A computed fold for a 383-nucleotide RNA from Herbiconiux sp., annotated as Bacterial RNase P class A.
NCBI's taxonomy places the organism under Bacteria, Bacillati, Actinomycetota, Microbacteriaceae, Herbiconiux.
The prediction has a mean pLDDT of 76.
Its Rfam family is "Bacterial RNase P class A". The family's RNA type in Rfam is ribozyme.

[in-house]
RNA sequence: AUGGGCCGGCAGACGGUCGCGUCGCCGCAUCCGGGGCUCAGGCCUCGACUGCGGUGCCGAGGAACGUCCGGGCUCCACAGAGCAGGGCGGUGGGUAACACCCACCCGGGGCAACCCGCGAGAUAGUGCCACAGAAAGUAGACCGCCACGGGCCGCAAGGCCCGGGGUAAGGGUGAAACGGUGGUGUAAGAGACCACCAGAGGCCGCGGUGACGCGGUCGGCUCGGUAAACCUCGCCCGGAGCAAGGUCAGACAGGAUGCGCUAACGCUGCUCGCUCAGCAUCCGGGUAGACCGCUUGAGGGUUGCGGUGACGCAACUCCUAGAUAGAUGGCCGUCAGGGAGCUCGCUCCCCCACAGAACCCGGCGUAUCGCCGGCCCAUUCAC
Numbered sequence: 001a002u003g004g005g006c007c008g009g010c011a012g013a014c015g016g017u018c019g020c021g022u023c024g025c026c027g028c029a030u031c032c033g034g035g036g037c038u039c040a041g042g043c044c045u046c047g048a049c050u051g052c053g054g055u056g057c058c059g060a061g062g063a064a065c066g067u068c069c070g071g072g073c074u075c076c077a078c079a080g081a082g083c084a085g086g087g088c089g090g091u092g093g094g095u096a097a098c099a100c101c102c103a104c105c106c107g108g109g110g111c112a113a114c115c116c117g118c119g120a121g122a123u124a125g126u127g128c129c130a131c132a133g134a135a136a137g138u139a140g141a142c143c144g145c146c147a148c149g150g151g152c153c154g155c156a157a158g159g160c161c162c163g164g165g166g167u168a169a170g171g172g173u174g175a176a177a178c179g180g181u182g183g184u185g186u187a188a189g190a191g192a193c194c195a196c197c198a199g200a201g202g203c204c205g206c207g208g209u210g211a212c213g214c215g216g217u218c219g220g221c222u223c224g225g226u227a228a229a230c231c232u233c234g235c236c237c238g239g240a241g242c243a244a245g246g247u248c249a250g251a252c253a254g255g256a257u258g259c260g261c262u263a264a265c266g267c268u269g270c271u272c273g274c275u276c277a278g279c280a281u282c283c284g285g286g287u288a289g290a291c292c293g294c295u296u297g298a299g300g301g302u303u304g305c306g307g308u309g310a311c312g313c314a315a316c317u318c319c320u321a322g323a324u325a326g327a328u329g330g331c332c333g334u335c336a337g338g339g340a341g342c343u344c345g346c347u348c349c350c351c352c353a354c355a356g357a358a359c360c361c362g363g364c365g366u367a368u369c370g371c372c373g374g375c376c377c378a379u380u381c382a383c
Stems, first nucleotide, its partner, number of pairs: 001379010012335007020059002023056007032047006061354001065365002068363005073241004085237005090104005105119001106117004120232002125230002127226003142171002144167003148163006179197006198222002201218007245292004254283006266274002299318008337350006
């Protein structure tokens, strides 16, 4: 320099002006409540709600998205155990938890940095294996090869046809056809036997927390794939969701069933005591208002320490949306950025992509114009 891999970050900046939402402050007005004065009408003052005006602070994201996992929180249910159902699945760790993350192992890809894997069990059993092919499993004889028997041809060597056999070495089919090479052997062949190589398994030793790795040895053991097929093994899982749930106000029409007035409900978790008439479920009817929940949380940043790392601990520090049909926007100027044109420093255009909170948090997945930083690998060149 070129090409590549991994990690992290930004998501225009500043100013003006108009507008929207929460909250704070100020002023005015209506209504309500408390206090004071007055014979009364009324007046003064304080407070709350609402409306209007003014002013100040703050006001979307890296994915706020999809709602696919995991939790917090709330209500309901619940002695314990089991069945059914669902999820997860190499090993060790992290975490509130996870299907997430980190480190490692194994398999595959890449020269490498590195990437990919829904990665338990196929030697528990059952099922399935399209098309092609004779045959898809302790299987299989289509072609070929080999002897044997018969027939025909030929002087002979031999050739052709038929039959029942042997043979998985050769051909052919297929994603996949019972390990490979060489030899012995045989009528032809075959782990049938032998040497070497490869693989799986049993046993032993060593290393590792472990998955696993390395080495030795045994017997020719050579055993197809598929579990996002049934199944087996191990672990985990109660249900519904902020329209959860609670309070107040308003509206409406009650009815049925069960329990109870021999004391329910409540005070109050239990006993005693007190109060005294309802309570639960279902059907029907009514309402669509306000407030709480609601945003300070497994929170962010810096530094130090522990750890290979995910992460943890400590100190200091920061706090910045809570709307409810849903606010967070429009316009202008300067600069930055991108694109096009040419007279090469000017003009024109865009002024950006994906997209927007709705109880909160941790992940995953997906979308995304343009750009920045760091580390590493390969090739080439120069010193």